[in-house]
Annotation
The RNA shown here (c-di-AMP riboswitch aptamer (ydaO/yuaA leader)) has 149 nucleotides and comes from an Actinomycetota bacterium. The model forms 92% of the base pairs in the Rfam consensus. Its mean pLDDT, the model's own confidence on a scale to 100, is 80. NCBI's taxonomy places the organism under Bacteria, Bacillati, Actinomycetota.
RNA sequence: CGACCAACCGUGCCGAGUCCGAUCUCCGCGAGGAGUGAGGAGCCGGGGACCCAGGUACCUGGGGCGAAUCGCUCAGUGUCCGCACUGCGCGUAGGGCAAUCCCCGCCCGAGCCCGACAGCUCACCCGGUAGGCCAGAGGGAUAGAGGAU
Numbered sequence: 001c002g003a004c005c006a007a008c009c010g011u012g013c014c015g016a017g018u019c020c021g022a023u024c025u026c027c028g029c030g031a032g033g034a035g036u037g038a039g040g041a042g043c044c045g046g047g048g049a050c051c052c053a054g055g056u057a058c059c060u061g062g063g064g065c066g067a068a069u070c071g072c073u074c075a076g077u078g079u080c081c082g083c084a085c086u087g088c089g090c091g092u093a094g095g096g097c098a099a100u101c102c103c104c105g106c107c108c109g110a111g112c113c114c115g116a117c118a119g120c121u122c123a124c125c126c127g128g129u130a131g132g133c134c135a136g137a138g139g140g141a142u143a144g145a146g147g148a149u
Base pairs, nucleotide, nucleotide: 012133013132014131018041019040020039024035025034026033027032042129043128044127045126046125047124052119061117062114063113064112065111070091071090072089074087075086076085077084078083094108095107096106097105099142100141101140102139103138104136
């Protein structure tokens, strides 16, 4: 000097996942502090009428959250020999990167749930309010806010 790892502080990122807060417990002479979290606000999701949802054929369960769908090569397994599943890889609908747009660059493209059942859907009903993380906070343009004169 550079790279990497860990911890802390600040600013932040993905995501609905934020805020208020009774009661009780503990500490304290007290003012207060710490924990707990009934209930509520906000945000998010699901169920749920009339109306609407064209016709035909084939197949076989169907549906929800989420950006996370779909395809191809190769290898393996199982085959009813049509294919199905798994793994690596390559793409892809779609999504993210510090107000927004454009350009360049980088990244994700998972997982889980319901259980024979759900189109939309007023009233109405039900549920969630987690978890994870660090580098492009690059260039240009357009807004907005604050400060100074």